[in-house]
RNA sequence: UGGGGUAUAGCCAAGCGGUAAGGCACAGGACUUUGACUCCUGCACUCGCUGGUCCGAAUCCAGCUACCCCAG
Repeated sequence: UGGGGUAUAGCCAAGCGGUAAGGCACAGGACUUUGACUCCUGCACUCGCUGGUCCGAAUCCAGCUACCCCAG
C1' cells in the first nucleotide's frame, strides 16, 4: 500500500429496515441467625465516529478511526 473481517452495557453475546433478546457481573428487595443458593425488580433510548438513503437505520450506502487476518 492492496484485499478481507470485527466494532452492540463493566464482560460475553443475539439482531439481517419497524424503535435492542439472553447470560455473567452490579444495585435494590424477598428468603436465611449470618453467608451462600434460590426467587423478584432495575440497569445500553449517540449500537466505534461523521455524513447519506428511507415515513422509519444497530441493520442499507460512502468516508474515517481502532484492532485482527492475508498478500506485497
Model confidence (mean pLDDT): 81 of 100. Transfer RNA from an uncultured Clostridia bacterium, 72 nucleotides, folded computationally. The sequence was found in a public genome assembly. Its Rfam family is "tRNA". Gene Ontology term of the family: triplet codon-amino acid adaptor activity.